[in-house]
RNA sequence: AUGAAAAUUUUGCCGAAUUUCCGCUCGCGGAAAACGGGGGACCACAAUCUGGGUGAAUUGAUCUCGCUACACAGUGAUCAUAGGGAACCUUCAACCGAACCCUCAAGCUAACCUCGUAGGCACCGGAAGGGGAAACC
Numbered sequence: 001a002u003g004a005a006a007a008u009u010u011u012g013c014c015g016a017a018u019u020u021c022c023g024c025u026c027g028c029g030g031a032a033a034a035c036g037g038g039g040g041a042c043c044a045c046a047a048u049c050u051g052g053g054u055g056a057a058u059u060g061a062u063c064u065c066g067c068u069a070c071a072c073a074g075u076g077a078u079c080a081u082a083g084g085g086a087a088c089c090u091u092c093a094a095c096c097g098a099a100c101c102c103u104c105a106a107g108c109u110a111a112c113c114u115c116g117u118a119g120g121c122a123c124c125g126g127a128a129g130g131g132g133a134a135a136c137c
Stems, first nucleotide, its partner, number of pairs: 001008002011122004018033007034117006045107001051102004059080005065074001083096002088130005
């Protein structure tokens, strides 16, 4: 924007999570580029007690539940907080401050090996100040 609605298309956002090609039983399989993650030497440095990883999502206080002689650790709730997001910086305002994975292993790490390509949102874009760029003359 269209539509009665479901939904579709366009523009943009969070996020690594996009594009192209091939095959084919039409819904799947595969490949490449691009972006991102993990493992993995020497040297140097760090670490060990136990955990570790992706992610902004860490940490604290109070209360609560169960266990217990009590405490610690754990569950749940509230308040706060490191940190986070639409061109850049500062301040203010509002919002988020999760979830999941590995399983006894693992720091950094060249070569090398390996994995992912989801999901979820938005409608005049919150405000002030500063800086910068482009276009036109």
Predicted 3D model of a 137-nucleotide RNA (c-di-AMP riboswitch aptamer (ydaO/yuaA leader)) from Paenibacillus solanacearum.
Model confidence (mean pLDDT): 77 of 100.
The sequence is in RNAcentral, with records from Rfam.
The model forms 96% of the base pairs in the Rfam consensus.